Transfer RNA from Takifugu rubripes, 73 nucleotides, folded computationally. Rfam family: tRNA. Rfam classes the family as a transfer RNA.
[in-house]
């Protein structure tokens, strides 16, 4: 310099334009002599930023930045 890939919960990841999920990990009570362990139930995420297109995009189309990974030069 040119190309492609990833960015959503504390972690790893899923989401086909119409209410943001899922597993662990957290919290609480239930079980237990106490604890694990299990089964319930709760809480957690302005979806990397900025603009655009839409009746509607906080991830999804589209343009541009950032960060980081990879292939070529």
């Nucleotide at each position: 310099g040119g190309g492609g890939g990833u960015a959503u919960a504390g972690c790893u990841c899923a989401g086909u334009g119409g209410u943001a999920g899922a597993g662990c990990a957290u919290u609480u009570g239930a079980c237990u002599g106490c604890a694990a362990a299990u089964a319930a139930a709760g809480a957690g995420a302005u979806c990397u930023c900025u603009g655009g297109u839409u009746c509607c995009a906080a991830g999804u189309c589209c343009a541009g930045a950032u960060a980081c990974c990879c292939c070529c030069u």
Notes:
Taxonomically the source falls in Takifugu (Eukaryota, Bilateria, Gnathostomata, Actinopterygii). RNAcentral records the identical sequence in 3 taxa.